[in-house]
RNA sequence: UUAUUUCAGCGGCAAACUCACAGUGAUGUGAGGACGCAAAGCCAUGGGUCCUUUUAGCCAGGAUCGCCAGGUUGCAUAA
Numbered sequence: 001u002u003a004u005u006u007c008a009g010c011g012g013c014a015a016a017c018u019c020a021c022a023g024u025g026a027u028g029u030g031a032g033g034a035c036g037c038a039a040a041g042c043c044a045u046g047g048g049u050c051c052u053u054u055u056a057g058c059c060a061g062g063a064u065c066g067c068c069a070g071g072u073u074g075c076a077u078a079a
Base pairs, nucleotide, nucleotide: 001079002078003077004076012037013036017032018031019030020029021028022027035066041072042071043070045069046068047067048064049063050062051061052060
C1' cells in the first nucleotide's frame, strides 16, 4: 500500500435495568450492570425513527452514528 471480516481477543466499548444530576421532551452525563459489538471510534451529509411547537399537517428547531447508507481514522490477519 492492497485485500478480507472466516478465525483470535491481551486490551477496548457497553444494551436493558437501577440510582443521581441536566433537559418541557426525545435524550444526555456519572456510578453500578452486561445484551451484544471488529469500527457499538468520529462526522447529523442523505434516508428512517423519535421529541418540541401545532387540533392536525406544512415550515422550523432538536435527539439518535448501538437503524441504514455515505465520508473519515483505526485494530487484527494475509500478501